[in-house]
SAM riboswitch aptamer (S box leader) from Cytobacillus purgationiresistens, 117 nucleotides, folded computationally.
RNA sequence: CUCUUAUUGAGAGAGGCUGAGGGACUGGCCCUGUGACGCCCGGCAACCAUUUGUGGAUUCUAUUCAUGAACAGGUGCUAAAUCCUGCAAAAUACAAUUGUAUUUUGAAAAAUAAGAG
Numbered sequence: 001c002u003c004u005u006a007u008u009g010a011g012a013g014a015g016g017c018u019g020a021g022g023g024a025c026u027g028g029c030c031c032u033g034u035g036a037c038g039c040c041c042g043g044c045a046a047c048c049a050u051u052u053g054u055g056g057a058u059u060c061u062a063u064u065c066a067u068g069a070a071c072a073g074g075u076g077c078u079a080a081a082u083c084c085u086g087c088a089a090a091a092u093a094c095a096a097u098u099g100u101a102u103u104u105u106g107a108a109a110a111a112u113a114a115g116a117g
Base pairs, nucleotide, nucleotide: 001117002116003115004114005113006112007111008110013041015040016039017038021031022030023029025086027084028083042078043077044076047074048073050070051069052068053067054066055065056064057063058062082109087106088105089104090103091102092101093100094099
């Protein structure tokens, strides 16, 4: 970097260093010298790992699936719903056959984890 699977409306500092940008991209709308981004510390969460309860299956010293509990080793996260939105469909309203707006659903894109290449 690519592919597969799962998740994405919850949660988390009035700390230290630094010093101008940041919120992936588009269009918006925002955050930011009352210090952004980044780093450190703190915190949140529980995907994987570890320990363990219950139930099922099997080729039954065990393996595996489902679902709980504990822990915090590997990651992750710590403005706003993934900030909203981009593509498609449906419903409703307006304008008059194709648009505009709103809502819902599904894709796409993105992020993270685990596995594979």
The sequence was found by an Rfam model in a public genome assembly.
The coordinates come from a structure-prediction model, not an experiment, and the mean pLDDT is 83.
It matches the Rfam family "SAM riboswitch aptamer (S box leader)". Its family is annotated with regulation of gene expression in the Gene Ontology.